This is a predicted structure of a 373-nucleotide RNA (Bacterial RNase P class A) from Cryobacterium sp. Its mean pLDDT, the model's own confidence on a scale to 100, is 77. The organism belongs to Cryobacterium, within Bacteria.
C1' cells in the first nucleotide's frame, strides 16, 4: 500500500414564516365552537408479528394422560429458541467464522447406482493341501471341501502397519497404534483434557427419519379488561340426582344456572394510555454478558388518527474544478467556487431479544502479503 474479518457511531443543527396535536394559562363564549402565548411533539429499526415477559381476565383445586418447546458445559437476565465465557467437531496460513452439539450396545426404518455382499452380511476374479482323470516333468481339469490376506466396485467392504504360523490364509497368535471398555489417577464448579495399567473386545452413516433419555410448560389477549350512558321485552330446551365452568381426554373440585330463536337499545363518554425489569452519566465488582452504589433527567399519547411545507444560514465529512504550498513526481495541507447532507421507512397497551430492509457519510481493533525506513 492492498485484501480480508471483527465491532461501532450516525439518521444534521439554527432562525424565520405559514400550518398541525396534547397540556398549561388567559380572554371570550356557554350547545358545539373560537383567539392568544408558552413547553413538548416518530425509529434504529417504529417494519415481520418469529420468542419471552409485565399488565388484564377465566379463577382461584388441583392430579393424571395425550400434545407441544428445549437439547455440550456454566454464568447473566423479570423471562427466553435471547446474551457472555468456555469445551467438542469442522471450514480457513490465520483474525475469525458455522454447529436443530444429549442417545446409533433398547427397537423400527432409510441409503440411488455400481457392487459377491452395505449390520451381523458376503465369493465376481482370485488363492490352496489332499482326492479322480491327462502328462516323463512342469502343469492342466472335474467334483466336493477349505479361504477372505490379495484384485475389483463403491462416498462407505466389518481395524492400521510388520511379522509368526498354514495347504493357502484370517487377531488364530505377537509387537506397535488406532477406537472400545474396566480400574487407579492429575487438572477443572463443569462439559471436558491428560497420565499408567488390564483386556484381542473391534461394536459404518443416518434421530434436521419414527423413536428413546433429560428438563420446562394453563388459556385467551388492550378489539384485554373496568366505569358509565342507553334499552322493552316475548318463546323454547337442558340443569339443580351437576348442566355449564378459556386448548383435547380423564378424575377430583366448585356450583345454579347455561344454551337457542324472534325483537328492542347501544356503538356515545371516561378509564386502562405512558414515571419506566425507564434513560444518561461516574465509581465499584466482574474475563465478559451483567450488578450494586451516587448524582442528573422526565422528552407523543392520538382516535379516520396530530408531528409537515417553504426560505436563508452554518458545522462536519464527501464529490468535482481552480488555485497556492510542498515533492524528482507523488502522497499531504491550506484557500476560493458549485454540489451534497441520503436511503430504508411512520408509533396506537408497554419492554427485553431475534429476524428482514437500509448507508448520504464516518471511526476503531485484528489477520495476512508487500514495500519503506
Nucleotide at each position: 500500500u492492498g485484501g480480508g474479518u471483527c465491532g461501532g457511531c450516525a439518521a444534521a443543527a439554527c432562525g424565520g414564516u405559514c400550518g398541525c396535536g396534547u397540556c398549561a394559562c388567559g380572554c371570550a363564549a356557554u350547545c358545539c365552537c373560537g383567539c392568544g402565548u408558552g413547553c413538548c411533539g416518530a425509529g434504529g429499526a417504529a417494519c415481520g408479528u418469529c420468542c419471552g415477559g409485565g399488565c388484564u381476565c377465566c379463577a382461584a383445586a388441583g392430579g393424571g394422560c395425550a400434545g407441544g418447546a428445549u437439547g455440550g458445559u456454566g454464568g447473566g437476565u423479570a423471562a427466553c429458541a435471547c446474551c457472555c465465557a468456555c469445551c467438542c467437531g469442522g471450514a480457513g496460513c490465520a483474525a475469525u467464522c458455522c454447529g436443530c452439539g444429549a442417545g446409533a450396545a433398547a427397537g423400527u426404518g432409510c441409503a440411488a447406482c455400481a457392487g459377491a455382499a452395505a449390520g451381523c452380511a458376503g465369493a465376481c476374479c482370485g488363492c490352496c493341501a489332499g482326492g479322480g482323470c491327462c502328462g516323463a516333468a512342469a502343469g492342466g481339469u472335474c467334483a466336493a471341501g477349505g479361504u477372505a490376506a490379495g484384485g475389483g466396485u463403491g462416498a462407505a467392504a466389518c481395524g492400521g502397519u510388520g511379522g509368526u504360523g498354514u495347504a493357502a490364509g484370517a487377531g488364530a497368535c505377537c509387537a506397535c497404534c488406532a477406537g472400545c471398555g474396566g480400574u487407579u489417577u492429575g487438572g477443572g464448579u463443569g462439559a471436558c483434557c491428560g497420565a499408567a495399567u488390564c483386556g484381542g473386545c473391534u461394536a459404518g452413516g443416518u434421530a434436521a427419519a419414527c423413536c428413546u433419555c433429560a428438563u420446562c410448560c394453563g388459556g385467551a389477549g388492550c378489539a384485554a379488561g373496568g366505569u358509565u350512558a342507553a334499552c322493552a321485552g316475548g318463546g323454547a330446551g337442558c340443569g339443580c340426582c351437576a348442566a355449564a365452568g378459556u386448548g383435547g381426554c380423564c378424575c377430583g373440585c366448585u356450583a345454579a344456572g347455561c344454551u337457542c330463536c324472534c325483537g328492542g337499545g347501544u356503538a356515545g363518554a371516561c378509564c386502562g394510555c405512558u414515571a419506566g425489569a425507564a434513560g444518561g452519566u461516574c465509581a465499584c465488582g466482574g474475563c465478559a454478558a451483567c450488578g450494586u452504589g451516587g448524582c442528573c433527567u422526565c422528552g407523543a399519547g392520538a382516535u379516520a388518527g396530530a408531528u409537515g411545507g417553504c426560505c436563508g444560514u452554518u458545522c462536519a465529512a464527501c464529490g468535482u474544478a481552480g488555485g497556492c504550498g510542498g515533492u524528482c513526481a507523488a502522497a499531504c495541507g491550506c484557500c476560493u467556487a458549485c454540489g451534497c447532507c441520503a436511503a430504508c421507512a411512520g408509533a396506537a397497551c408497554c419492554c427485553g431479544g431475534c429476524g428482514u430492509a437500509c448507508u448520504a457519510g464516518c471511526c476503531g481493533g485484528c489477520c495476512c502479503a508487500u514495500u519503506c525506513a